Molecule: transfer RNA
Organism: Acidobacteriota bacterium
RNA sequence: GGCCCGUUAGCUCAAUGGUAGAGCAACAGACUCUUAAUCUGUAGGUUGAAGGUUCGAGUCCUUCACGGGUCACCA
Numbered sequence: 001g002g003c004c005c006g007u008u009a010g011c012u013c014a015a016u017g018g019u020a021g022a023g024c025a026a027c028a029g030a031c032u033c034u035u036a037a038u039c040u041g042u043a044g045g046u047u048g049a050a051g052g053u054u055c056g057a058g059u060c061c062u063u064c065a066c067g068g069g070u071c072a073c074c075a
Stems, first nucleotide, its partner, number of pairs: 001071007010024004018055001026042005048064005
């Protein structure tokens, strides 16, 4: 340098172009064997950045950034 994959909640990950969600963690409450466990609820989002297409983009297209894999080149 080429190619491929990835970037979404604090963490790990979903989401057919049609309302952005789950588990864990956090917070509140309930329950009772009480340090906990279990159950219920609440809060938490610039979907990496900037553009484009579209009635509508996390999803499709372009450029860029970051991370990983692979191939090649130089020495």